[in-house]
RNA sequence: CACUGACCACGGCAAACCGCCCGAAAGAGCGGGACGCAAAGCCAUGGGGGCUAAAGCAAAACGCCAUGCCAGCCCGGCCGCCAGU
Numbered sequence: 001c002a003c004u005g006a007c008c009a010c011g012g013c014a015a016a017c018c019g020c021c022c023g024a025a026a027g028a029g030c031g032g033g034a035c036g037c038a039a040a041g042c043c044a045u046g047g048g049g050g051c052u053a054a055a056g057c058a059a060a061a062c063g064c065c066a067u068g069c070c071a072g073c074c075c076g077g078c079c080g081c082c083a084g085u
C1' cells in the first nucleotide's frame, strides 16, 4: 500500500417505539431505547432513486412543482480503528 472481516483490542454508532423540541410537511435535534451496522464516519454542489409541497403555478383535482429533506435505498468520491493475508 492492496485485499479480506473467521479470530483479537479500544471501543463506536443506533432502527422501530416513547418523551421533549424545531418545522407547513417530509424530516432534523436532544433524552430514553436497540432492529441492525466494519464505515450506520463525511459529501444531497458526483449520478440515480425516494419523501414532502410552504411559497409559486393551476383552479376540476385527493393536481403540478424543491429552493426543503433521506448518506440506515443503490452506485460513486473523501477520510478512518483493530486484526488476518
Stems, first nucleotide, its partner, number of pairs: 002085004012037002017032004022027001035072001041078003046075003049070003056064002
Model confidence (mean pLDDT): 90 of 100. Predicted 3D model of an 85-nucleotide RNA (c-di-GMP-I riboswitch aptamer) from Flintibacter faecis. Taxonomically the source falls in Flintibacter (Bacteria, Bacillati, Clostridia, Eubacteriales). Rfam family: c-di-GMP-I riboswitch aptamer. About the family: GEMM was predicted in a large-scale screen for bacterial structured RNA regulatory elements.